[in-house]
RNA sequence: CGAGUAAGCAAGGCAGCUGCGGGAACAUGACCGCGAGGCGGUUCUCGAGGAAAGUCCGAGCUCCGUAGGGCAGGGUGCUGGGUAACGCCCAGUGGGGGUGACCCUAAGGCUAGUGCCACAGAAAAUAUACCGCCGCGCACCCGGCGGGGGAGAAGCCGCCAGCUUGCGAGAGUAGGCAAUCUUAAAGGCAGGCUGUAGGGAAUGCUUUUUCGCCGCCGGGUGCGCGGCAAGGGUGCAACGGUGCGGUAAGAGCGCACCAGGAGCCGGGAGACCGGCUUGCUAGGUAAACCCCACCCGGAGCAAGACCAAAUAGGAGGGGGAUGAGGUUGCCCGCUGACUCCUCGGGUUUGGUCGCUGGAGGCGCCAGGCAACUGGCGUCCAAGAUAGAUGGUUGCCUAAAACAGAACUCGGCUUACCAGUUUGCUCGGGUC
Numbered sequence: 001c002g003a004g005u006a007a008g009c010a011a012g013g014c015a016g017c018u019g020c021g022g023g024a025a026c027a028u029g030a031c032c033g034c035g036a037g038g039c040g041g042u043u044c045u046c047g048a049g050g051a052a053a054g055u056c057c058g059a060g061c062u063c064c065g066u067a068g069g070g071c072a073g074g075g076u077g078c079u080g081g082g083u084a085a086c087g088c089c090c091a092g093u094g095g096g097g098g099u100g101a102c103c104c105u106a107a108g109g110c111u112a113g114u115g116c117c118a119c120a121g122a123a124a125a126u127a128u129a130c131c132g133c134c135g136c137g138c139a140c141c142c143g144g145c146g147g148g149g150g151a152g153a154a155g156c157c158g159c160c161a162g163c164u165u166g167c168g169a170g171a172g173u174a175g176g177c178a179a180u181c182u183u184a185a186a187g188g189c190a191g192g193c194u195g196u197a198g199g200g201a202a203u204g205c206u207u208u209u210u211c212g213c214c215g216c217c218g219g220g221u222g223c224g225c226g227g228c229a230a231g232g233g234u235g236c237a238a239c240g241g242u243g244c245g246g247u248a249a250g251a252g253c254g255c256a257c258c259a260g261g262a263g264c265c266g267g268g269a270g271a272c273c274g275g276c277u278u279g280c281u282a283g284g285u286a287a288a289c290c291c292c293a294c295c296c297g298g299a300g301c302a303a304g305a306c307c308a309a310a311u312a313g314g315a316g317g318g319g320g321a322u323g324a325g326g327u328u329g330c331c332c333g334c335u336g337a338c339u340c341c342u343c344g345g346g347u348u349u350g351g352u353c354g355c356u357g358g359a360g361g362c363g364c365c366a367g368g369c370a371a372c373u374g375g376c377g378u379c380c381a382a383g384a385u386a387g388a389u390g391g392u393u394g395c396c397u398a399a400a401a402c403a404g405a406a407c408u409c410g411g412c413u414u415a416c417c418a419g420u421u422u423g424c425u426c427g428g429g430u431c
Base pairs, nucleotide, nucleotide: 001427002426003425004424005423006422007421008420009419012396013395014394015393016392017391018390020047021046022045023044024043025042026041029039031038032037049402053413054412056411057410058409059408060407061300062299063298064297068332069331070330071329073296074295075294076293077292078092079091080090081089082088093107094105095104096103097102108291109290113289114288115285116284117283130232131231132228133227134226135225136224137223138222139221140220141219142218143217144216145215146214147213149211150210151209152208153207154206155205160195161194162193163192164191165190166189167188175182176181240258241257242256243255244254245253259281260280261278262277263276264275265274266273267272304353305352306351307350314343315342316341317340318339319338325335326334360379361378362377363376364375365374366373367372
C1' cells in the first nucleotide's frame, strides 16, 4: 500500500420565516356538543427507525377459568452459562468450509419398531453370483515324451559280374638264381565301391514316411459337481480400507498400519478428548413415520375498564337435571341453569382511560473469558385516532439509500447510500 475478516458510529447538516401534534405554566372564551366531553389563546419545551419492516419467537399487561387431571396436539433437540423468558445471546465440544483471521451447523436415537433407496446392477440388508478364479469327473481336440503294433520306401545283407583293400593259411611250398638268397600265384574269408535284371521264402538291422493303440505331461473347448466373493462390471452407496503373507483359488484366514465398535484407565463440571487392549467389523435415510429428554391453559389493546345516551325485558326455532353453559379438540372429574341459531329494534360511524416512568436510557465503579449481574449518580427523550414532522429562503455537501410509531419490551429474519474508527489475517514493497 492492497485485499479480507470481526466489532462499532452513521442514515444529509446549519440558520431564518411560517405551518402541524403532545406536554408544562399562565390565562379564561360572544366557541362546539342533549350529554360524557371537546376545541381554542400566550410563553417555554419535546416530536419516527436501525431496522419503525416481516408478524417469525418469547414475555409484560388485560380478560375467562379459581377444579382440575389425562390424552391428543404443538415446540425445542451437543455441553455449560446468561436472561423475565425464548426457538435468543455467550463460552466451549463434534462436524463442515477457508492459506488464514474467521464463518456455517436442522448437532439425541437406525441393534425398539415400521417405511423408503428410482434406473442400472447377480444382489440395496435375513443381501448375493452377471463376467469370472480354482479343484474334481466326463467327452472331444492339439502338442510333446515313452512303449508297442501295422503298412510303405530306401539302404544293408545274400545271389551274379567287375574292381579294390586287408588277412590266418596256401607257404617259406612250387619255381628261379651269380649270390642261399629271392619270391609267388590261383583259390578262400572279411570289409568297401560300382553295375545289370530279378527276387526277398524265413529271419535280422539302420534311416525315413504314415496309420491306429496304451501310458504320462502340458494345453484348448464343452458339460456336470464342488469351493470363492479376492479381481472386473453397475451404481450416490455393495458384508471396513491399503499392503504383505498364506491358499487349489480365495477370504481378517494371519500379520503391519489406518478407521469404526467394545472393554479398561486417565483428563474435564460436561459435551468430549487422550492412552492401552481387543480381529469384534451385516449400508444410508429420522429436514421419513417413530422412540427418548425437556417445555407449553386459552384469547388478545379491535384485550379490557369507566362514563353518557337511547331502546322493543321484541318475534320465531333448537337444546337443557337422562345435565345447559363453564375461552382450542376429546375423555374423566368438579360446578349446577340457562344456552344456541335466525329475523328485527335502539345509541353514536359516542366520549374518556388503557397510552407511555419502563425487566428504561446514559456515565462511572466492581465481579465475570464473555453474554451479563450488582452498586452509585443522573435523565424523562412521540403518544396520533379525519390518524402529527410540511412549505420556503440561504449556505455547506456531491453521497443521501432502505424507509414513517399506533399498548410496550427482549430477540431473530429481511432491505439498505456515502463516509469513518479500531482489532486481527493474508499478500506486495521499503528500511

Overview: Bacterial RNase P class A from a Bacillota bacterium, 431 nucleotides, folded computationally. NCBI's taxonomy places the organism under Bacteria, Bacillati, Bacillota. The coordinates come from a structure-prediction model, not an experiment, and the mean pLDDT is 75.